[in-house]
RNA sequence: GGAGUCGGCCGGAUAGUCGCUGUGCCGCCAGGCAUGGAGGAAAGUCCGGGCUCCACAGGGCAGGGUGCCAGGUAACGCCUGGGCGGUGUGAACCGACGGCAAGUGCCACAGAAAAUAUACCGCCCGCCGAUCUCGUAUCGACGGGUAAGGGUGAAAUGGUGCGGUAAGAGCGCACCGCGCUGGUGGUAACAUCAGCGGCAGGGUAAACCCCAUCCGGAGCAAGACCAAAUAGGGGGGCAAAGGCGUGGCCCGCGUUGUCCCCGGGUAGGUCGCAUGAGGUGUAUGGUGACAUGCAUCCCAGAUGAAUGACUGUCCAAGACAGAACCCGGCUUACAGGCCGACUCCAUCC
Numbered sequence: 001g002g003a004g005u006c007g008g009c010c011g012g013a014u015a016g017u018c019g020c021u022g023u024g025c026c027g028c029c030a031g032g033c034a035u036g037g038a039g040g041a042a043a044g045u046c047c048g049g050g051c052u053c054c055a056c057a058g059g060g061c062a063g064g065g066u067g068c069c070a071g072g073u074a075a076c077g078c079c080u081g082g083g084c085g086g087u088g089u090g091a092a093c094c095g096a097c098g099g100c101a102a103g104u105g106c107c108a109c110a111g112a113a114a115a116u117a118u119a120c121c122g123c124c125c126g127c128c129g130a131u132c133u134c135g136u137a138u139c140g141a142c143g144g145g146u147a148a149g150g151g152u153g154a155a156a157u158g159g160u161g162c163g164g165u166a167a168g169a170g171c172g173c174a175c176c177g178c179g180c181u182g183g184u185g186g187u188a189a190c191a192u193c194a195g196c197g198g199c200a201g202g203g204u205a206a207a208c209c210c211c212a213u214c215c216g217g218a219g220c221a222a223g224a225c226c227a228a229a230u231a232g233g234g235g236g237g238c239a240a241a242g243g244c245g246u247g248g249c250c251c252g253c254g255u256u257g258u259c260c261c262c263g264g265g266u267a268g269g270u271c272g273c274a275u276g277a278g279g280u281g282u283a284u285g286g287u288g289a290c291a292u293g294c295a296u297c298c299c300a301g302a303u304g305a306a307u308g309a310c311u312g313u314c315c316a317a318g319a320c321a322g323a324a325c326c327c328g329g330c331u332u333a334c335a336g337g338c339c340g341a342c343u344c345c346a347u348c349c
Base pairs, nucleotide, nucleotide: 001345002344003343004342005341006340007339008338009337010336012314013313014312015311016310017309018308020037021036022035023034024033025032026031039320043331044330046329047328048327049326050325051219052218053217054216063215064214065213066212067211068082069081070080071079072078083097084095085094086093087092098210099209103208104207105204106203107202120150121149122146123145124144125143126142128140129139130138131137132135158176159175160174161173162172163171177199178197179196180195181194182193183192184191185190223271224270225269226268233262234261235260236259237258238257242256243255244254245253246252278297279296280295281294282293283292284291285290315318
């Protein structure tokens, strides 16, 4: 100097004018003054929790999520550290990463065969026939052996080598792989060493399923409180030996006036609703996620729903996008710019 990897941060600045809105104070009112007013994702609503109401003795079934190990956390499918596998020269990055040596299912086309195996070509042996160059030769038929070689396929019953054999074959042996047992290191995942077994095993669990583990439901339009007008409901007093209806009449039953009390509940209003698993700084512990102590700060809260418009100056000329109960994550979108750590290549000293 070039090319990269990872982590963090910013997301126009400033001044003025006019508006919108929360809170506090003043004012009889009108209004005035002071002060606060979107984000790193406020988004998607995918996961987890707080909070609220409902349900609930305990256990199980069904259904759903998660799936290497350890730790962090209120919790998680998140984060941190580690193991294993893969990619990259590297810094680093990626991983649905339990089980198909439990059961069942599926595997197009091609191919002999796609899974209780099997044999198209080939190779080898036996036997029969034919041919002539008469050889332990070639060709053909039949019977048998083989899975080394060829061929098909995404995938073909461990791999390489040596021995062995008529040709071959874990048939035998060595190494690798696999399984089992034991030792050592590690909390563990796992790593490594030794011995044993010729050796279970085609693939597929993002197929059913099995194993382990977790999960009650609905959601702030949750839910709680106050409460008109009008019309209902319940109780009591008075009128009263009342009126009306039913009925031939009486009792009875229903209904009707007025006053008071109670309860539900609509409109409307208030709360939930902004002090919180909170922010910042610092110290300590920890590799880290994080935890604890101390100090300090208060930082939008609407309900037709505010956060805007214009002008001046400057620059690198401004992206994606806007709260609606709250918080922790994940994912997605994003013009341009800044900082730190590290890697590789080239050159110079």
The RNA shown here (Bacterial RNase P class A) has 349 nucleotides and comes from a Gammaproteobacteria bacterium.
The RNAcentral record of the sequence draws on ENA.
The gene name in the source record is rnpB.
The prediction has a mean pLDDT of 76.
The model forms 95% of the base pairs in the Rfam consensus.